A computed fold for an 80-nucleotide RNA from a soil metagenome, annotated as c-di-GMP-I riboswitch aptamer. Its mean pLDDT, the model's own confidence on a scale to 100, is 83. Rfam family: c-di-GMP-I riboswitch aptamer. About the family: GEMM was predicted in a large-scale screen for bacterial structured RNA regulatory elements. Of the family's consensus pairs, 94% are formed in the model.
RNA sequence: AAAAGGUAAACCUGCCGUGAGGCGGGGACGCAAAGUCAUGGAUCUGCGUGAAAAUGAAGACAGAUCGCCAGACUGCCGAA
Repeated sequence: AAAAGGUAAACCUGCCGUGAGGCGGGGACGCAAAGUCAUGGAUCUGCGUGAAAAUGAAGACAGAUCGCCAGACUGCCGAA
């Protein structure tokens, strides 16, 4: 390459959450790991102080994204 399949972005919708976002249904932009893990980075969300007016940049802390990158573990076919 081929064959059998798998999965499912944006968007719509119901529920959960302060929020980022998650889960279910519809739907397919794509994906040879777009399978799993928050381990390292990256990005996103929240969190404050003060009597009040006001000021909220950064840090710390708590979360989220594996379809952001890397890493770890596992995995279908088989011409090469």